[in-house]
Context: one part of a larger RNA
RNA sequence: CUGGGCGUAAAGCGCGCGUAGGCGGUUUGACAAGUCGGAUGUGAAAGCCCCGGGCUCAACCUGGGAAUUGCAUUCGAAACUGUUUGACUAGAGUAUGGUAGAGGGAAGUGGAAUUCCAGGUGUAGCGGUGAAAUGCGUAGAUAUCUGGAGGAACAUCAGUGGCGAAGGCGACUUCCUGGCCCAAUACUGACGCUGAGGUGCGAAAGCGUGGGGAGCAAACAGGAUUAGAUACCCUGGUAGUCCACGCCGUAAACGAUGUCAACUAGCCGUUGGGGAUAUUAAAAUCUUUAGUGGCGAAGCUAACGCGAUAAGUUGACCGCCUGGGGAGUACGGUCGCAAGAUUAAAACUC
Repeated sequence: CUGGGCGUAAAGCGCGCGUAGGCGGUUUGACAAGUCGGAUGUGAAAGCCCCGGGCUCAACCUGGGAAUUGCAUUCGAAACUGUUUGACUAGAGUAUGGUAGAGGGAAGUGGAAUUCCAGGUGUAGCGGUGAAAUGCGUAGAUAUCUGGAGGAACAUCAGUGGCGAAGGCGACUUCCUGGCCCAAUACUGACGCUGAGGUGCGAAAGCGUGGGGAGCAAACAGGAUUAGAUACCCUGGUAGUCCACGCCGUAAACGAUGUCAACUAGCCGUUGGGGAUAUUAAAAUCUUUAGUGGCGAAGCUAACGCGAUAAGUUGACCGCCUGGGGAGUACGGUCGCAAGAUUAAAACUC
């Protein structure tokens, strides 16, 4: 090198875009680089292997052959790969007409609720717990009514429903904007797939500057519980949670399942679109297509399970794994304001 793997045993980068590279649809002609065949030269001898011969045999010696899978030159072949020429439309894309959607960004608006403030009514408790206490309240609380302020989140609708590459996205209206899907034609004519480096996005927490601050709430304080209680429970409460801009770049970033393509029984839901049937319409039935779920044949799997949304049968490309601990650590490099992230060992030990 070949050979084995990656849902749960070690192992799929958090997710895109994309450079180099790798791989690449149907068909005509040309070339002959790869590929295949012939010839010539070379590939020292010895050794190894085969057939003989000589020492009484063997080791040993010796003759011939084979091998030396290679390299060079030359003559051919043209299926496949490649290069090139012309063409094609099944991949990919564009145009036209439509549908659905919490896809993204900005601005504005709304109602319920909590809290606070002012006022009215009203009086002795409220609150909280397993039980209590801390706490609040005769300086009038809790309760209730009216008015106001402010911040955050958007009940019902709501659905193994929808959208997005992932992270994620949920009140309403307007503006800007990305993508999917469907139908029928027309057009371009392989323009494709993957993707080392690179680059962009990336929950929460955290960091910087400036705002904001209702509720909740790390830290912290007090009350309980307890042998103790640096906790669980209770009363408070600051960062933070929110906004703008800039960092961080990690998660059980999970379907613990990389992306793309092809093929391989059925049955039952549901979402978006198209068609057909009979029909006044609503709705229904059948069918097709793109999603999203539940079973399940074959097959696969150590089993669990997966099963057209594959973990089945194959192909292309990338990433990753190689006993446990030491350790995702040390050192060095890169990045970061920091926290730290990333890359990543060894001794030793079982």